[in-house]
RNA sequence: GGUCGAGUAACUCAGCCCGGCCAGAGUGCCUGUCUUACAAACAGGAAGUCGAAGGUUCGAAUCCUUCCUCGACCA
Numbered sequence: 001g002g003u004c005g006a007g008u009a010a011c012u013c014a015g016c017c018c019g020g021c022c023a024g025a026g027u028g029c030c031u032g033u034c035u036u037a038c039a040a041a042c043a044g045g046a047a048g049u050c051g052a053a054g055g056u057u058c059g060a061a062u063c064c065u066u067c068c069u070c071g072a073c074c075a
Stems, first nucleotide, its partner, number of pairs: 001074007010027004020058001029045005051067005
């Protein structure tokens, strides 16, 4: 230098191909119930400008362009 993959909540990931509710799950965190207390269990809650910028569109995590970071392979 080239090809490909990944980047979404504190962590691990789904959703992307096929655009449309208010962006989801598990773990973790907070509160409550239970317990002498803790854990577990159950109920509820907070937490995200979906890697960045621009474009297309009535509407973009999703489509297009460029860039950044990480990984694999080729040279």
This is a predicted structure of a 75-nucleotide RNA (transfer RNA) from a Pyrinomonadaceae bacterium. Taxonomically the source falls in Pyrinomonadaceae (Bacteria, Acidobacteriota, Blastocatellia, Blastocatellales). Its Rfam family is "tRNA". Rfam's curators write: Transfer RNA (tRNA) molecules are approximately 80 nucleotides in length.